[in-house]
The prediction has a mean pLDDT of 83.
This is a predicted structure of a 1439-nucleotide RNA (small-subunit ribosomal RNA) from an uncultured organism.
It matches the Rfam family "Bacterial small subunit ribosomal RNA".
C1' cells in the first nucleotide's frame, strides 16, 4: 500500500437453554398453491301487486278459516353493491412522486338559488293453471299493479345552429350580455298532511378523467430501433383532447445526454443505519397503482370493463339418472401443502364509521373487544436492615497453616410490590328516541329527566396471612470485561479473525471462582456502520493495482483583455405548495415508562413573482499579450528517391607451393595428395558502413550514421509587420508504429531459428564446435504487438543555486568574459515522497482536459462480438479458492558475487594413518543377559584415573516387605556383638554358648527389639530445569549512556586512511565517553643481585679411605627457595604527519606479546549429561525397592575409529661403558647379602624421605657378529613348565622360562599431525590399583632436524561492500508433471423443457357496420336471424 476479520446499532425473524407479573404494539417474508364448513351487502311496506312464515284479535267441525298492520318470505321497483376489506402477480410505465395545465372534460347522494310537475296509454313479474328435466333450471297459457315502461303537452339561463355588442388572453381562442332568430328536450307519487320524494337549469362542494416539465433499477459481451410507425387532411368514436380508430397524403420519428433488447422490481410518505453526504429497505399505519383461478369481452350504472355480477375459451375440483350442471377465501376464522417460521372455525354492533330507511330500526369478520405467542418495546418483582465463630461444605494451596466462595448462609428485626384469598367496584354514554321546559308558530335551536356496555364483575380500591409464590443464559488466549485446578495428549474437540490441542492447555471437556446482561441470554440469517475499502463531501496512477505505443483531429469539456446589452445560471425578498401520521421541541393524559393527545418548529424540494448584476453564459463592439503568418540567418545520422566509392568476406579462374588446415577448456565431426590452408594477380556477388563518435545531434513515437544529387518536413534565433482569441485537451475516428511472422515476385555474400553431425554430461531434445534451410536484403501488400520504459499523458503559469555541453543572438577591455534564447546532462536549497528518490526537463505549488486503478489466484483465460489469409490481436467475465499477495527500506544469514586480511588452511618439508599381526573403543550380529549413556566436525584408548567376586546398574535362580542404608521421637532391653554346631550355593534359617563400656548411680555411650515419622528406585522426561561441560574460538569481536540522523525498523559511535597478534594504536570524522573481551597484572622457565646454608655443595685449610664430602670445617661455587633487578621500541640510523615499521645496528642472558601455562566476551548448536550431584512433573510400592549365589558386561561371519609392534643394516644380537628430570613410598618403598636361567623367593639394613628406597635411565659411545634372506628381521599363535596377587585366576589376570615362529619385504583411493628445543626418536615416573588385560591417560627429561617461493586454489575465520523471492536463515526457499479421491466451472456429437417475438391458418364470447322476407300494442322504433371486419385461445412453420 492493500484485502480479510471483529467490537456498535437494527429486525414482521428463526433455533438452543431457561422462564414470575403487567402494559402497549405486532404476528405466512415460503406456494398470486389447493380449499371442507360457517360468516363477510344489504335495505326500504312512507313506491307496488300482495300475504309464505311469525305476532295479536275473533272464530273453529281442531284439519282450518276470517280480520288487523304494531309484521313481512319470494316477486316488480328504488338506492347501495365501483365504498369498506385482501394481496403485490404484472408493471421500468406519466405507474409513482413533485409542480403545473385543461381556453379539451364528467361528477349519483349533499348544499344554495330559480322554475316546474298537465293529459293519456299499453304491458310485465308475482299469483293461478298446465308442461319438461335427476338436478340446475326452463317452457306455454290466462290475468294484474307501480316512484317500472311509453306517447302527447308546457318549456329556458339547457342542447344544436345563425346574427349583434363589449371585454380579454399564452396559440387554437375565451367570457359576459342580447328587449335577435330557428329547431329539440322534463317530471311520480306517497303520507299520520308536518313532511319525504320527482323534473329542468345554474352555481358550490366532493370525487374522478386527461395532458405536460423534472425525478425514478442494473446490463453495451444488447447499437441501431420503428409501417399506425412520425406528421397532416377528412370522417368516426369518446364525458373529453389525441393514430384512440379508419381512409388518403407526406417520409418522417427515436438513439452514445444510451434508443431497442433481455434481467430485476409495485411507487411514495416513511423505516434502519450514519457526524453528515450517503447506503440499504418499502412489514405493521397513511396516499396512489395493479390484480381477484389463467386469458379475453362487454353489459348495467353518475361511477366498473366490476374480489363475494354476467358471457366465452382454458386448466383444475365437485355433482350426475351420463342427457347435462356447479364452483372460484390475494374478505374473517379455519384446513391441507410448502417451509427454519407466523395465531381463534371466539364475543359484540355498546362505541367510531359506512349502506338502506322519514323514523324506529336493520345490516356490517369494517370496527371495537377478548383468546394464543416473551415476537419487539416499556415497567415491576424475586426482598430490606443488622449479622464474623469470617461456621459447615466446596475449590485452591508453599498443606499443624492460609486463601476464596463470603455478610453470603444460619440467626435477629422489618417490609408486603407481585402472586394467593375475601369484599367493594368504574370511566368509556353522549346522542338518536321518549318525556317536561324555554325561545318569534314549529318536528328547528337550547335546556332538564328517562333509556342504552360486547369488553366485564375487567381496570382500580380496601382487608388478610406470610419472606412467604418467582433466576437464568452466555462468556473468561488477544481483539474484549473476566483465572485457577483436574481430565485429555495433533486424540476427543474448539474456532468471528489470528489461531489452540503432539503429557505441566487461563483456547478442548468438567469443576471452583470470576465477568457481562438479565425474564431473558446466546447462536444463525440479513442491513447500515466502522470502510476515506468507488473517495460529491473524501482516494489514487515512477517502483505498491493503475498513463493509452505515438501523433492528427470530431463531438464534448475548459478558455486572454476592455466596454455595452440581456438576465439563462447565481444571489435576495414575497406568495403558493410541500396530506395526515412518523421524527424533533414544549406541555399534557394513563401511578411511571412504553403508548397516546395538543401545540410549535421542521419538511433542506418544486412552482410563481419582484428585484440585484460582481462572476459564468448569450449577443454586440473593440484590443494585443495567447496563437498563427511574412523577411533574414544558422542548424542537424529528420524523411523519400537516384547515382558513386573503398575496406572486409565468400566464390570463380590462373600462378606458385606442400601436408596438413580448421576448431576447442581439451577434442572430434568437417576440409585436404582428385593438391586444401597460407600467398599473389584478375574477375564477380551480396550485405554492412571502420576511424570521426561523444553524458553529441535530429525526430511525435517507432527510429535515424559511407559520399553525393534532387525533392521534402521540422524546430530554433533575430527584426519589425500582419490577422485579431483564430486557443488547450480530446471519448469515438483516422494515420504512423521495432523485431518476429504472413502473401506475391526478386535477391541470397556473411550470419543463421528448424534440422544433421561432433563433443560435454548420469542424461544434454542446451550452453561449445562443424555444417545448414526459412529468415535476415529489395519492391508491393498484410499483421498492430514489445520491459513500444523516463515503467513518469498533454498544455499553461509560478517557485533558490551551481557545473558541463549542442546550437543561435547581443555587449565588451576578444586565447576570453558577461549576458539573452532554445535544447541535452550532472549535483543540490525549499518543497514533496512510504521510502528509494524527484527537485525549473518536478514526482514541488496551481489550473484545464483525456486515459486508467480498486486484495491475491483463477485470468492478458472462457464464452460472445469485431478485425486478420493465418498466426493471432482487441474487448473481456464468472464459478471456485486463499488470508494474504505486494512496495520501499532495515538487521542478519547465504552466494559455484567481487575486494582486503588471517590461521600448519594450502604450498614447501618431516613423520604417520589407510595394507599386516595384536591391543582397545564403536557399529552390527548373537544372547537368558551381552546394563546404560556418548553418534559429522564437537561420539568411537569417550563417562571408565584400571569389569575374575565386589564394582553392577544387566540375566537366571533363591530370599525379605517399615524394608539394605541414614536421621528424629517414644518405650523396652543389655537379650546384642562375638563364638560353636547343623542345613544350604550363599543370603538366610534352626539350636546352643555368651552377657559390653563410662558413671556424680540420676543416667549416658553403643547395640538390639517394638511402635512411629521421613522409605527406596542407576525407573521416564537433558525437549520442564539448576549446576557442570564440549564447540565455533584465545577468533577479535559483543554492547551501553548521552548526543545526532531516520516517520520507523535502525544507523552513527564500531565506518574511512594507515598500523597491529589484537575494536592494538594513530589520524580523520556528529559524535563524545564507557563496559565485557584483547593486552597487562598471576604461575613455570631463561640472566643477575642479595639473604639463608641442611639432608644438597666442596674452592681453599685439616683429617681420612682401596675408593668415596666419608669427617672437621667452609658460605666461595653448583644447587636449593625467598626477596629484588632486568626488556620499555628505552637508545642509534632510515622511512612515516603520527601510530608504527625496517636494520646480521649498539648494548644485553634475553629484542620487539622472549618461550610455555592458567585465563574462554555477547552468544550459537532445544549440543551433552535426570547414570556424579541437585531438582519439577509422571510412574512403581510382597516391587521398577532390597539381600545373595552363579552367569553376563570379555560373545564373533563382519565393518569403522584410535593405538602398539613391525616389515629391518641410520638395523638386529652380544659384550663393555656414560649422562637426566620429575615423581612415589609405613597395610608402603624395600638396600646389601644369599637361592633360582628367570618371573621371583629369602632377607630385612635404612627411610614418614634434597638423608633411605624406587633407580637399571634408554637412545648414545666403544668393540664384535649378522650381509639382504621371510633372515640372528618380525614377533603373532600354540604346546609345555612355572612365579605372583587374591576366599577364588575355568568362563576371564599379569609375568617368567623352554619350545613353536603366523602375517608382514613400506602399504590403493583417500587422509592426519607438526614451523624449534618443535617434529621425529629414546627411555623414566605417577594416578587408579590386592593383582591386572596400560600398547591408554597425565607428566618428566635425553638426542634433536627439514621447510615456508608465496596466498591462485581447498578448509575455517574476520572486516567493509554487493545481490536476495532466504529469516527454522542455502541442510533455505521453491517450480512443473504424475497417482488416488473430492469440489466448482468451461467446452462437448447432441437431446429436452420454459419464455418472448414474427408469418400463415382456424377462430369463441363480444363490439362495430350492413341486411333483416320472421317477430313486436309501440312502427321515421326495437329484436331474433344472416353476414363483413377485429379479436382471446389453439394449430403450423422458420429463426
Nucleotide at each position: 500500500u492493500g484485502g480479510c476479520u471483529c467490537a456498535g446499532g437494527a429486525u414482521g425473524a428463526a433455533c438452543g437453554c431457561g422462564a414470575g407479573c403487567g402494559g402497549c404494539a405486532g404476528g405466512c417474508c415460503u406456494a398470486a398453491u389447493a380449499c371442507a364448513u360457517g360468516c363477510a351487502a344489504g335495505u326500504c311496506g312512507c313506491g307496488g301487486g300482495g300475504u309464505a312464515a311469525g305476532g295479536c284479535u275473533c272464530u273453529u267441525u281442531c284439519g282450518g278459516g276470517a280480520g288487523c298492520a304494531c309484521a313481512c318470505g319470494a316477486c316488480c321497483g328504488g338506492c347501495g353493491c365501483a365504498c369498506g376489506g385482501g394481496u403485490g402477480c404484472g408493471u421500468a410505465a406519466c405507474g409513482c412522486g413533485u409542480a403545473u395545465g385543461c381556453a379539451a372534460c364528467c361528477u349519483a347522494c349533499c348544499u344554495a338559488u330559480a322554475a316546474c310537475a298537465a293529459g293519456g296509454g299499453g304491458a310485465u313479474a308475482g299469483c293461478c293453471c298446465g308442461g319438461g328435466g335427476a338436478a340446475a333450471c326452463c317452457c306455454g297459457g290466462a290475468u294484474u299493479a307501480a316512484u317500472a315502461c311509453c306517447c302527447u303537452a308546457u318549456a329556458a339561463a339547457g342542447c344544436a345552429g345563425g346574427g349583434g355588442u363589449a371585454c380579454u388572453g399564452c396559440a387554437u381562442g375565451g367570457u359576459a350580455c342580447u328587449a335577435u332568430u330557428u329547431g329539440c328536450u322534463a317530471a311520480a307519487g306517497u303520507u299520520g298532511a308536518g313532511g319525504c320524494g320527482g323534473u329542468u337549469a345554474u352555481a358550490g362542494a366532493u370525487g374522478g378523467g386527461c395532458a405536460u416539465g423534472c425525478g425514478u433499477u442494473a446490463g453495451a459481451u444488447u447499437a441501431g430501433c420503428u409501417a399506425g410507425u412520425u406528421g397532416g387532411u377528412a370522417c368516426g368514436g369518446u364525458a373529453g383532447u389525441g393514430g384512440c380508430g379508419u381512409a388518403c397524403c407526406a417520409a418522417g420519428g427515436c438513439g452514445a445526454c444510451g434508443a431497442u433488447c433481455a434481467g430485476u422490481a409495485g411507487g411514495g410518505g416513511g423505516c434502519g443505519u450514519g457526524a453528515g453526504a450517503g447506503c440499504g429497505u418499502g412489514a405493521u399505519c397513511c396516499c396512489c397503482c395493479a390484480c381477484a383461478c389463467g386469458g379475453g369481452u362487454a353489459c348495467u350504472g353518475a361511477g366498473a370493463c366490476a374480489c363475494g355480477g354476467a358471457c366465452c375459451c382454458g386448466a383444475c375440483u365437485c355433482c350426475u339418472a351420463c342427457g347435462g350442471g356447479a364452483g372460484g377465501c390475494a374478505g374473517c376464522a379455519g384446513u391441507a401443502a410448502g417451509g427454519a417460521a407466523u395465531a381463534u372455525u371466539g364475543g359484540a354492533c355498546a362505541a367510531u364509521g359506512c349502506c338502506c330507511g322519514g323514523a324506529a330500526g336493520g345490516g356490517u369478520g369494517a370496527u371495537c373487544c377478548a383468546g394464543c405467542c416473551a415476537u419487539u418495546c416499556c415497567g415491576c418483582g424475586u426482598g430490606g436492615a443488622g449479622g464474623a465463630a469470617g461456621a459447615c461444605g466446596g475449590c485452591c494451596u508453599u498443606a499443624u497453616g492460609g486463601g476464596u466462595u463470603g455478610u453470603a448462609a444460619a440467626c435477629u428485626c422489618c417490609u408486603u410490590u407481585u402472586a394467593g384469598a375475601u369484599g367493594g367496584g368504574a370511566a368509556g354514554a353522549a346522542a338518536c328516541c321518549c318525556u317536561g321546559g324555554a325561545u318569534a308558530u314549529a318536528u328547528a335551536u337550547c335546556u332538564g329527566g328517562g333509556c342504552u356496555g360486547a369488553c366485564g364483575g375487567u381496570a382500580c380500591c380496601a382487608u388478610c396471612a406470610g419472606a412467604a409464590u418467582a433466576a437464568g443464559c452466555a462468556c473468561c488466549g488477544g481483539c474484549u470485561a473476566a483465572c485457577u485446578c483436574c481430565g485429555u495428549g495433533c486424540c476427543a474437540g474448539c474456532a468471528g479473525c489470528c489461531g489452540c490441542g503432539g503429557u505441566a492447555a487461563u483456547a478442548c471437556g468438567g469443576a471452583g471462582g470470576g465477568u457481562g446482561c438479565a425474564a431473558g441470554c446466546g447462536u444463525u440469517a440479513u442491513c447500515c456502520g466502522g470502510a476515506a475499502u468507488c473517495a460529491c463531501u473524501g482516494g489514487g496512477u515512477u517502483u505498491a493495482a493503475a498513463g493509452g505505443g505515438u501523433g492528427c483531429g470530431u463531438a464534448g469539456g475548459c478558455g486572454g483583455u476592455u466596454a455595452a446589452a440581456u438576465a439563462a445560471g447565481u444571489c435576495a425578498g414575497a406568495g403558493g405548495u410541500g396530506a395526515a401520521a412518523u421524527g424533533c421541541u414544549a406541555c399534557a393524559g394513563c401511578u411511571u415508562a412504553a403508548c397516546u393527545g395538543u401545540a410549535g418548529a421542521a419538511u433542506u424540494g418544486c412552482c410563481u413573482u419582484u428585484g440585484a448584476u460582481a462572476c459564468u453564459g448569450u449577443u454586440u463592439a473593440a484590443c494585443u499579450u495567447g496563437a498563427a503568418u511574412c523577411g533574414a540567418g544558422a542548424u542537424g545520422a529528420g524523411g523519400u528517391a537516384g547515382g558513386c566509392g573503398g575496406a572486409a568476406u565468400g566464390u570463380g579462374a590462373c600462378a606458385a607451393g606442400u601436408a596438413g588446415c580448421g576448431g576447442u577448456g581439451a577434442a572430434a565431426u568437417g576440409c585436404a595428395u582428385a593438391g586444401a590452408u597460407a600467398u599473389g594477380u584478375c574477375a564477380u556477388a551480396g550485405a554492412a558502413g571502420g576511424c570521426c563518435g561523444a553524458u553529441u545531434g535530429c525526430g511525435a513515437a517507432g527510429g535515424c550514421a559511407g559520399c553525393u544529387u534532387a525533392c521534402u518536413a521540422g524546430g530554433c534565433u533575430u527584426a519589425g509587420a500582419u490577422u485579431g482569441a483564430c486557443g488547450c485537451u480530446g471519448a469515438g475516428g483516422c494515420a504512423c508504429g521495432a523485431a518476429a511472422g504472413c502473401g506475391u515476385g526478386g535477391g541470397g555474400a556473411g550470419c543463421g531459428a528448424a534440422c544433421a553431425g561432433g563433443a560435454u554430461u548420469a542424461g544434454a531434445u542446451a550452453c561449445c564446435c562443424u555444417g545448414g534451410u526459412a529468415g535476415u536484403c529489395c519492391a508491393c501488400g498484410c499483421u498492430g504487438u514489445a520491459a513500444a520504459c523516463g515503467a513518469u499523458g498533454c498544455u499553461a503559469a509560478c517557485u533558490c543555486g551551481u557545473c558541463g555541453u549542442g546550437u543561435g543572438g547581443a555587449u565588451c577591455g576578444u586565447a576570453g568574459a558577461u549576458u539573452u534564447g532554445c535544447g541535452c546532462g550532472g549535483c543540490c536549497a525549499a518543497g514533496g515522497g512510504a521510502a528509494a528518490c524527484c527537485g525549473a526537463u518536478a514526482a514541488g505549488u496551481u489550473a484545464g482536459c483525456c486515459a486508467c486503478c480498486u486484495g491475491g489466484g483463477g485470468a492478458a483465460u472462457a464464452c460472445g462480438u469485431u478485425c486478420g489469409c493465418a498466426a493471432g490481436a482487441a474487448u473481456g467475465a464468472a464459478a471456485c479458492u486463499c488470508a494474504a499477495a505486494g512496495g520501499a527500506a532495515u538487521u542478519g544469514a547465504c552466494g559455484g558475487g567481487g575486494g582486503u586480511c588471517c590461521g600448519c588452511a594450502c604450498a614447501a618439508g618431516c613423520g604417520g594413518u589407510g595394507g599386516a599381526g595384536c591391543a582397545u573403543g564403536u557399529g552390527g550380529u548373537u544372547u537368558a543377559a551381552u546394563u546404560c549413556g556418548a553418534u559429522g566436525a564437537u561420539a568411537c584408548g569417550c563417562g571408565a584415573g584400571g569389569g575374575a567376586c565386589c564394582u553392577u546398574a544387566c540375566c537366571u535362580g533363591g530370599g525379605c516387605u517399615c524394608g539394605a542404608a541414614u536421621g528424629g521421637u517414644u518405650a523396652g532391653u543389655g537379650c546384642a556383638a562375638c563364638u560353636g554346631u547343623g542345613a544350604g550355593a550363599a543370603a538366610u534359617c534352626a539350636c546352643g554358648g555368651g552377657u559390653u563400656c563410662c558413671u556424680u548411680c540420676g543416667g549416658g555411650a553403643c547395640g538390639c527389639u517394638a511402635a512411629u515419622c521421613a522409605a527406596g528406585g542407576u525407573g521416564c522426561u537433558g525437549c520442564a530445569u539448576g549446576g557442570u561441560u564440549g564447540u565455533c574460538g584465545u577468533c577479535a569481536g559483543c554492547u551501553c549512556g548521552u548526543g545526532c540522523c531516520g516517520u520507523g525498523a535502525g544507523g552513527u559511535g564500531u565506518u574511512g586512511g594507515g598500523u597491529u597478534a589484537a575494536g592494538u594504536c594513530c589520524c580523520g570524522c556528529a559524535a563524545c565517553g564507557a563496559g565485557c573481551g584483547c593486552a597487562a597484572c598471576c604461575c613455570c622457565u631463561g640472566g643477575g643481585u642479595u639473604u639463608a646454608g641442611u639432608u644438597a655443595c666442596c674452592a681453599g685449610c685439616a683429617c681420612g679411605u682401596a675408593g668415596a664430602g666419608g669427617u672437621g670445617g667452609g658460605g666461595a661455587c653448583u644447587c636449593u627457595a625467598g626477596a629484588c633487578c632486568g626488556a620499555c621500541u628505552g637508545c642509534c640510523g632510515g622511512c612515516g604527519u603520527a601510530a608504527g615499521c625496517c636494520g646480521c645496528g649498539a648494548g644485553g642472558a634475553a629484542g620487539g606479546u622472549g618461550g610455555g601455562g592458567a585465563u574462554g566476551a555477547c552468544g550459537u548448536c532445544a549440543a551433552a549429561u535426570c547414570a556424579u550431584c541437585a531438582u519439577g512433573g509422571c510412574c512403581u510400592u510382597u516391587a521398577u525397592g532390597u539381600c545373595c549365589a552363579g552367569g553376563g558386561c570379555u560373545a564373533c561371519a563382519c565393518a569403522c575409529g584410535u593405538g602398539c609392534u613391525a616389515c629391518a643394516a641410520u638395523g638386529g644380537u652380544c659384550a663393555g661403558u656414560a649422562c637426566a628430570g620429575a615423581g612415589g613410598g609405613u597395610a608402603g618403598c624395600g638396600a646389601a647379602g644369599c637361592c633360582g636361567c628367570g618371573a621371583g623367593g629369602u632377607g630385612g639394613a635404612g627411610c614418614c624421605a634434597a638423608u633411605c628406597u624406587u633407580u637399571a635411565a634408554a637412545a648414545g659411545c666403544u668393540g664384535a657378529u649378522c650381509g639382504u634372506a621371510g633372515u640372528u628381521c618380525g614377533g603373532a599363535u600354540u604346546g609345555g613348565a612355572g612365579u605372583c596377587u587374591g576366599c577364588a585366576a575355568c568362563u576371564c589376570g599379569a609375568c617368567u622360562c623352554c619350545a613353536u615362529g603366523a602375517a608382514g619385504u613400506u602399504g590403493g583411493a583417500a587422509u592426519c599431525g607438526c614451523u624449534a628445543g618443535u617434529a621425529a626418536u629414546c627411555g623414566c615416573g605417577c594416578a587408579u590399583c590386592a593383582g591386572c588385560c596400560a600398547u591408554g591417560g597425565c607428566g618428566c627429561g635425553g638426542u634433536g632436524a627439514a621447510u615456508a617461493c608465496g596466498u591462485u586454489c581447498c578448509c575455517g575465520g574476520a572486516c567493509a561492500u554487493u545481490g536476495u523471492a532466504c529469516a527454522c536463515a542455502c541442510c533455505g526457499c521453491c517450480c512443473g508433471u504424475c497417482a488416488a479421491g473430492c469440489c466448482a466451472u468451461g467446452g462437448g456429437a447432441g437431446c429436452u423443457g420454459a419464455g418472448g417475438g414474427u408469418a400463415c391458418c382456424u377462430g369463441a364470447a363480444g363490439a362495430u357496420g350492413g341486411u333483416g322476407a320472421c317477430u313486436u300494442u309501440a312502427c321515421g322504433g326495437g329484436g331474433a336471424g344472416c353476414u363483413a371486419u377485429c379479436u382471446a385461445a389453439g394449430g403450423u412453420a422458420a429463426a

The sequence is in RNAcentral, with records from ENA and SILVA.